[in-house]
SAM riboswitch aptamer (S box leader) from uncultured Pseudogracilibacillus sp., 110 nucleotides, folded computationally.

RNA sequence: CUUAUCGAGAGUGGUGGAGGGGACAGGCCCGAUGAAGUCACAGCAACCUUCCAAAAGUAAUUUUGGAGUGGUGCUAAUUCCUGCAGAAUGGUUCCAUUCUGAAAGAUAAG
Numbered sequence: 001c002u003u004a005u006c007g008a009g010a011g012u013g014g015u016g017g018a019g020g021g022g023a024c025a026g027g028c029c030c031g032a033u034g035a036a037g038u039c040a041c042a043g044c045a046a047c048c049u050u051c052c053a054a055a056a057g058u059a060a061u062u063u064u065g066g067a068g069u070g071g072u073g074c075u076a077a078u079u080c081c082u083g084c085a086g087a088a089u090g091g092u093u094c095c096a097u098u099c100u101g102a103a104a105g106a107u108a109a110g
Stems, first nucleotide, its partner, number of pairs: 001110006011041005019030003024083004042075003047071002050067007079104001084101008
């Protein structure tokens, strides 16, 4: 950079000792009944891999479903919410609510 997904799911213990929810701003939360980091074990998921089944194909292979071998990832709150644009509704020059899209980010594969 490209593609796909992001309202589901899944935590205990040791260590550590005040922050954390990526950064900025606003909000809202979590935290001395112990944050971040780190280690161990456990779990979730099914992106890649592996295995199994069915279908298509001369075949290479493809599609669908299942399992969960290996590689990642993840295990408070929708990616915690908003930030930009548009639409609808309500009050009326700005705000609120809802919806859609974008942007940014995260993860996987290339």
Of the family's consensus pairs, 88% are formed in the model. Its Rfam family is "SAM riboswitch aptamer (S box leader)". Gene Ontology term of the family: regulation of gene expression. About the family: The SAM riboswitch is found upstream of a number of genes which code for proteins involved in methionine or cysteine biosynthesis in Gram-positive bacteria. Taxonomically the source falls in Pseudogracilibacillus (Bacteria, Bacillati, Bacillota, Bacillaceae). The RNAcentral record of the sequence draws on MGnify.